[in-house]
Molecule: Bacterial RNase P class A
Organism: Patulibacter sp.
RNA sequence: GCGCGCCGGGCAGUCGCGUGGCACCUCGGUGCCUCGAGGAAAGUCCGGACAUCGCAGGGCAGGGUGGUCACGUUGGUGACCCGGGGAAACCCGCGGGAAAGUGCCACAGAAAUACACCGCCGAUGGCCCGCUCGCGGGCACAGGCAAGGGUGAAAAGGUGCGGUAAGAGCGCACCGGCGUCGUGGUGACACGGCGGCCAGGUAAACCCCACCCGAUGCAAGACCGAGCCGAACCGCUUGUAGGCGGCCCGUCGAGGUUCAGGUAGGUCGCACAGAUGGAUGACUGCUCAAGACAGAAUCCGGCUUACAGGUGCGCUACCGCU
Numbered sequence: 001g002c003g004c005g006c007c008g009g010g011c012a013g014u015c016g017c018g019u020g021g022c023a024c025c026u027c028g029g030u031g032c033c034u035c036g037a038g039g040a041a042a043g044u045c046c047g048g049a050c051a052u053c054g055c056a057g058g059g060c061a062g063g064g065u066g067g068u069c070a071c072g073u074u075g076g077u078g079a080c081c082c083g084g085g086g087a088a089a090c091c092c093g094c095g096g097g098a099a100a101g102u103g104c105c106a107c108a109g110a111a112a113u114a115c116a117c118c119g120c121c122g123a124u125g126g127c128c129c130g131c132u133c134g135c136g137g138g139c140a141c142a143g144g145c146a147a148g149g150g151u152g153a154a155a156a157g158g159u160g161c162g163g164u165a166a167g168a169g170c171g172c173a174c175c176g177g178c179g180u181c182g183u184g185g186u187g188a189c190a191c192g193g194c195g196g197c198c199a200g201g202u203a204a205a206c207c208c209c210a211c212c213c214g215a216u217g218c219a220a221g222a223c224c225g226a227g228c229c230g231a232a233c234c235g236c237u238u239g240u241a242g243g244c245g246g247c248c249c250g251u252c253g254a255g256g257u258u259c260a261g262g263u264a265g266g267u268c269g270c271a272c273a274g275a276u277g278g279a280u281g282a283c284u285g286c287u288c289a290a291g292a293c294a295g296a297a298u299c300c301g302g303c304u305u306a307c308a309g310g311u312g313c314g315c316u317a318c319c320g321c322u
Base pairs, nucleotide, nucleotide: 001315002314003313004312005311006310007309009287010286011285012284013283014282015281017036018035020033021032022031023030024029025028038293042304043303045302046301047300048299049298050217051216052215053214062213063212064211065210066209067080068079069078070077071076081095082093083092084091085090096208097207101206102205103202104201105200117149118148119145120144121143124142125141126139127138128137129136130135157175158174159173160172161171162170176198177197178195179194180193181192182191183190184189221268222267223266224265230259231258232257233256234255242252243251244250288291
């Protein structure tokens, strides 16, 4: 210096809170015992379990995923490949297609897959002058070029030499890309040979390819269930049903019984912490390295973010000694 892990105050006392168990009593409490946040409980980004609804089958739309190999599956895991960094251990990033098509590329700039602003040339045509009639000189009109300048994140591969009127892969060398062949590898791919073939970027723009995906989330949802409303039956002056603690008299007397759905409310869902007025705390003392980020709400897994400090193991490099 790098990687993988672990801990993230400890002990004691006092008071307090919640779950469960036992005991006691005046039935609501008391006493004793027991258990009581995290590596991220967080963000809620992704997946699953579970639940309700929907669903013959297929398709459209919409969404997600995207290198290779192996293993496995409810989820994924491991190794490798590619780009970048490091002397190394190792770290960071990305993952089908831009050569099917369409779109977009701010500002600047002439031009953003297309151009000529400055510029270079003017070989070939054109015009002018000279002439020994062969040409020479000039202009920059036609035209040629994309080297240089300038703009930009990006300007039709890059650097150099040759070449040319000036230029240009126009030719050549090296580098980069693409195609093809060979070798190695199960493969992604790597290395090498050959061919001037030279093609801007963007798909977290539309789109194309392959595979996958029903909707809603525990305030899901299930059960019990006052009152009100409703349905059926009985009954309402021959004081009937029913009430007045059991019977009779007496008296009051128009409602009564049953059922269904379901509101309030309750229980479950719900957990080896665990509620719905929602617990997990506070103080004191000692000690050390002086204690960070932070706190459950159906559960599990992944991802991301926050985190003082301490510690174990392995590895890399350098220095010293033998």